This is a predicted structure of a 73-nucleotide RNA (transfer RNA) from a Rhodothermales bacterium.
It matches the Rfam family "tRNA". By type it is a transfer RNA.
RNAcentral holds the sequence, with entries from ENA.
RNA sequence: GGGGUAGUAGCUCAGUCGGUAGAGCGGCGGUUUGAAGGGCCGCGCGUCGAAGGUUCGAGUCCUUCCUAUCCCA
Numbered sequence: 001g002g003g004g005u006a007g008u009a010g011c012u013c014a015g016u017c018g019g020u021a022g023a024g025c026g027g028c029g030g031u032u033u034g035a036a037g038g039g040c041c042g043c044g045c046g047u048c049g050a051a052g053g054u055u056c057g058a059g060u061c062c063u064u065c066c067u068a069u070c071c072c073a
Base pairs, nucleotide, nucleotide: 001072002071003070004069005068006067007066010025011024012023013022019056026045027043028042029041030040031039032038049065050064051063052062053061
């Protein structure tokens, strides 16, 4: 330098043909307890890596860029 894959919650990951952003674990609040743990109830806790484009509507499609990783040179 060329090419592939990945980037979504604190972590590990789903998200179908473009139509309300989710699960598990973790965290927080309440309740129970002498206290803690455990149980029960409640709360997504998010600029979907960045910017722009298409569209009535984008995590999803297009363009450029960034980061990680692998292959080729």